[in-house]
RNA sequence: AGAGUUUGAUCCUGGCUCAGGAUGAACGCUGGCGGCGUGCUUAACACAUUCAAGUCGAACGGACGAGUCAAGAGCUUGCUCUUGACAAGUCAGUGGCGGACGGGUGAGUAAUGCGUGAGCAACCUGCCUUUCAGAGGGGGAUAACACAGGGAAACUUGUGCUAAUACCGCAUGAAACGAUAGAGUCGCAUGGUUCUGUCGUCAAAGGAGCGAUCCGCUGAAAGAUGGGCUCACGUCCGAUUAGGUAGUUGGUGGGGUAACGGCUCACCAAGCCGACGAUCGGUAGCCGGACUGAGAGGUUGAACGGCCACAUUGGAACUGAGAUACGGUCCAGACUCCUACGGGAGGCAGCAGUGGGGAAUUUUGCGCAAUGGGCGAAAGCCUGACGCAGCAACGCCGCGUGCGGGACGAAGGCCUUCGGGUCGUAAACCGCUUUCAGGGGGGAAGAAACUGACGGUACCCCCAGAAGAAGCCCCGGCUAACUACGUGCCAGCAGCCGCGGUAAUACGUAGGGGGCGAGCGUUAUCCGGAUUCAUUGGGCGUAAAGCGCGCGUAGGCGGCUCGCUAAGCGGGACCUCUAAUCUUGGGGCUCAACCCCAAGCCGGGUCCCGAACUGGCGGGCUCGAGUGCGGUAGGGGCAGGCGGAAUUCCCGGUGUAGCGGUGAAAUGCGUUGAUAUCCUAUAGAACACCGGAGGCGAAGGCGGAUUCCUUGAACAGCACUGACGCUGAGGCGCGAAAGUCGGGGGAGCAAACAGGAUUAGAUACCCUGGUAGUCCCGACCUUAAACGGUGCACAAAACGGGGUGGGGCCAUUUCACCGGCCCCGUCCCUUAGCUAACGCGUUAAGUGUGCCGCCUGGGGAGUACGGCCGCAAGGCUAAAACUCAAAGAAAUUGACGGGGGCCCGCACAAGCAGAGGAGCAUGUGGCUUAAUUCGAUGCAACGCGAAGAACCUUACCUGGAUUUGACAUCGUCGGCAAUGCCCUGUGAAAGCAGGGCGGAGGUUAUCCGAUAGACAGGUGCUGCAUGGCUGUCGUCAGUUCGUGCCGUGAGGUGUUUGGUUAAGUCCACCAACGAACGCAACCCCUUUGGUAUGUUGCCAUCAGGUAAAGCUGGGAACUCGUACCAUACUGCCUGUUUACGCAGGAGGAAGGUGGGGAUGACGUCAAGUCAGUAUGGCCCUUACAUCCAGGGCUGCACACGUGCUACAAUGGCCGGUACAGAGGGACGCGAGACCGCAAGGUGGAGCCAAUCCCAGAGAGCCGGCCUCAGUUCAGAUCGGGGUCUGCAACCCGACCCCGUGAAGUCGGAUUUGCUAGUAACGGCGUAUCAGCUACGACGCCGUGAAUGCGUUCCCGGGCCUUGUACACACCGCCCGUCAAG
Repeated sequence: AGAGUUUGAUCCUGGCUCAGGAUGAACGCUGGCGGCGUGCUUAACACAUUCAAGUCGAACGGACGAGUCAAGAGCUUGCUCUUGACAAGUCAGUGGCGGACGGGUGAGUAAUGCGUGAGCAACCUGCCUUUCAGAGGGGGAUAACACAGGGAAACUUGUGCUAAUACCGCAUGAAACGAUAGAGUCGCAUGGUUCUGUCGUCAAAGGAGCGAUCCGCUGAAAGAUGGGCUCACGUCCGAUUAGGUAGUUGGUGGGGUAACGGCUCACCAAGCCGACGAUCGGUAGCCGGACUGAGAGGUUGAACGGCCACAUUGGAACUGAGAUACGGUCCAGACUCCUACGGGAGGCAGCAGUGGGGAAUUUUGCGCAAUGGGCGAAAGCCUGACGCAGCAACGCCGCGUGCGGGACGAAGGCCUUCGGGUCGUAAACCGCUUUCAGGGGGGAAGAAACUGACGGUACCCCCAGAAGAAGCCCCGGCUAACUACGUGCCAGCAGCCGCGGUAAUACGUAGGGGGCGAGCGUUAUCCGGAUUCAUUGGGCGUAAAGCGCGCGUAGGCGGCUCGCUAAGCGGGACCUCUAAUCUUGGGGCUCAACCCCAAGCCGGGUCCCGAACUGGCGGGCUCGAGUGCGGUAGGGGCAGGCGGAAUUCCCGGUGUAGCGGUGAAAUGCGUUGAUAUCCUAUAGAACACCGGAGGCGAAGGCGGAUUCCUUGAACAGCACUGACGCUGAGGCGCGAAAGUCGGGGGAGCAAACAGGAUUAGAUACCCUGGUAGUCCCGACCUUAAACGGUGCACAAAACGGGGUGGGGCCAUUUCACCGGCCCCGUCCCUUAGCUAACGCGUUAAGUGUGCCGCCUGGGGAGUACGGCCGCAAGGCUAAAACUCAAAGAAAUUGACGGGGGCCCGCACAAGCAGAGGAGCAUGUGGCUUAAUUCGAUGCAACGCGAAGAACCUUACCUGGAUUUGACAUCGUCGGCAAUGCCCUGUGAAAGCAGGGCGGAGGUUAUCCGAUAGACAGGUGCUGCAUGGCUGUCGUCAGUUCGUGCCGUGAGGUGUUUGGUUAAGUCCACCAACGAACGCAACCCCUUUGGUAUGUUGCCAUCAGGUAAAGCUGGGAACUCGUACCAUACUGCCUGUUUACGCAGGAGGAAGGUGGGGAUGACGUCAAGUCAGUAUGGCCCUUACAUCCAGGGCUGCACACGUGCUACAAUGGCCGGUACAGAGGGACGCGAGACCGCAAGGUGGAGCCAAUCCCAGAGAGCCGGCCUCAGUUCAGAUCGGGGUCUGCAACCCGACCCCGUGAAGUCGGAUUUGCUAGUAACGGCGUAUCAGCUACGACGCCGUGAAUGCGUUCCCGGGCCUUGUACACACCGCCCGUCAAG
């Protein structure tokens, strides 16, 4: 000293929360010793029991009386009894002093209190100290006691006797007190005080001692101590408590008190207190201090100390120096107890203790040894004050639980990548020590003398032995400390943020670690952090916050100058600020806590001095403020009459079928004549143009023109007043619209209402009507986004530029402008400065001053209650419970918008061919099933994984089997080796059981069998744990970085802008300059040419040759194949452009990326895949593994996707005939030939392929038939017969032939592809493959179009901009109603 938490991120505002310290604490776990402290905070609840205030016989009468003496009696002759005297001592009573202290508690009390400082000229004071004076002489009683009574008791009555330091007269009385006369002196006043006279009133007690003497007694003065009273200042919350008061305020007089006083009473007056908060309500004992804080402050008032109040509740007095009395009295109440029912007794908020309440607070201890108190002459007695001990980790402080060595880094635990790491020198083991506790011995101080509860304590010495002594909390961030297992939004954690839904450092446990340590955590409370009530030290344009505006009261603040004053202010001295505490210095307990000594600090008061500033008093001044004179501008206000345009209505004319209204309509109006049009008349309201960033007003607000009355303002100069000023709590006034009341008025407009539309609905938006109202007069209401969201006033300065209204001056002019300067108003831009930013910026949100108002997290709520106002509607004032961890401001990047701009794409449009209807094929959903294995699910799943499910595949189902296993590695044993081959039984097979053949030259390895376990195995789960790969946006033009610059920052700039492009392509400009990944190019195919080469390809020329044929010689020209090279670059021309480029043209095979392919930026979708493979974790292990047979993946009421074939004549069928490319071929392709209608069969030439084969291309072309029909279209379905592959075509293959001949006549809403060698149409090939469901997929060539105005709209995308309360980002967010919990 700060930190966490609002956001995707940022900055600010703002609340919540945490880290610190503290406690009379409590609770949980744990607990060795000592010292010093502390210990009912709750029920001022109720209390059993003991104790806590007595003492004095030297005040008094008496009672008892150990003992001594004497006398007498009995007689046991040393004992008992009686009487008398003396007598230590004890005692009830009378009397004295003390029970008013000490001890407890905090109920009451907001001032009769407390604190600080003063005052009493208005007072008292027992005991104590000092001084002065005195004590003469009398009297009458009464307890005790005795007797007699009453009562259960408590207690009490009567009669009689008696004493005193008890009580009462008289005497004396200096002084005192009262009255009175005079003189002096002092004080702020009432008045005080001193001296001298006179008159009056009032005292006393004795006791002890041989005595000296001592203790007492009375009056007075003084001191000391203790009290009483008064004053000033300070002392909590509420105004949703604003008025309170009748002895109230004062006076006079009487009474009362120690004393002042309405303290009390009579009379008189009507005062007194209050916004500087009276009164009322709530809460509370106050202080020294304590805790916290840097301080200022805030909170608190246990223990210790001072004051106050109280003593079961309320009231009252008595006694006394002192009480309205805790352990006194009386009365009343409640409660408890006793009772003989008639009456009585009691008061722990004293110590201890009990019950109760409570989270919670101790022993019915010892002692008067010390300190202190009461009584006493004293000895002494009393003392739960006090001193000690006991209990409690309740707090603070101190100490210990060992120290050193010790690696094989033991065992064990935990983790592990299996190598190891860690607990860890920790332990064991070796050596050493003994504080504390334990045992033994000695043994204090506290006391000057007698006297020690504590206490055989503190302390000292000796002994034994590492021996008896460690826990608690935490480990996601804040906040120091990490792993494993368990759990699976469960159980639980949590101070805030938040963890937990199968890999949890956040739950639980363990290991390890961190913190503190006889404690550690939790809870509660206070301060701090919180500058989050801001004096120090905050704010109010948009975050909470400027009253709607003015006038003005109190209050606050106030110009220049002179003098006085001294309240504020400054200085000095003195007094006070109890002690303790605190701070500093020193000292004592071994240290510390603790204790002792000394000094210091804040505050208050008195006196003296000073006079700059503020205040006060007095005098002056003119610049603030105001007044007069002058002309000026103005929708400023009020009242009166006036005017024209428009609208409606009425009358009349012309005129005819519609008008009106809307997105489109309808309701409505109109042939009884509307709308339209013309003339006259009428009514009410509002005033076009001028009109403006313009004017006026305090604001609300003000607009035709004119008249009367009237407020304010600016300007110019002179004169006057002389601070008269600013602000303004309350108060008063004004205050849009709507609304209210009464009376008018009512054209248009128009809530409500009605109708018509719209719509799922439409109590709306639109339309047709229409009443309050809008207008006027009077009276209310008093609120607005009453906004510049910005209170009023003043001052100074750093500006600068531009516009506009009013006045003045200068210059100028024929006039009017234009120009310059000054003042006032108003608008825009901007500097400095300010601001969180946006922005403000001489009209401040800048710099300052004065005053007012207002704010303190969001919701609840501007609500409830109360009060005030209002006719009402309602307004003003204004909470709390509860709840949330935010709510919010500004700006940033995205995303989004039924926002805007620009642009692109078969996106639309323009076209061509389709899909959606039919049948079939195929995939999917659904259903079914023993199983119909699994995955893919909008685009981007659905002829997808699957480029081939009859068995196999196969993962599914049923059944039958195997268990180190079908497969890998390792150990041991065996082998007439093994591989291999054959056979038997059983069986569906696998398997189980058994037999045989064959076979070595050697060795090892391999191999086979048996066996044991480590392990194998898993298409079991998790694609949301992963790698890799892939899809998609998208071949869209984007995505970023470095440095610099801008911004507090997120971030921006660059990448924007203007052109241009297919393109962030290029150019220009520019606080940017460069760069990277993308684009393009480089690569491949294709199109043209060249060079080289020339077989298996080619054949122009020459020659040979055939039925024909590059067939042969030969050729290397052409085609073609292969390789290399060239070509295209906006290079050239014209136009245009700053440039880039664009348009057109020439040449060229090709022209502006020539066509196609490969190539996919940063990233998005927790997109897809654990079943292709790999892989973490989890799960199964005679099974979720493995083998086998059969079945299933092909099931079928249905639904969808993708295709094929069609519906026909641009066609079908028959015959003839022409032209490809690219591929494949040895477990292969398979020619010619022959057989079969055909599928195919027989057979086997050639070919490892530019050679041979698959292999007939088809549409096309030529010719013929069909003639619009469910057909010579179409071919489904079904019957029959075959072929081929294969171990095997039943479930469940393809093909061929014959027969059969379904739906279908061009397809609803809707929807797909395609911009040129493209679509469409036509065939051919290949992979997989025994065969095949291929109509699929991937390729190839042939024939070969149409259309594109254009970018408004649909979809997707790019860039810029704008709004946003979205950020999981519009499939967002969010509001209301209803229902359930």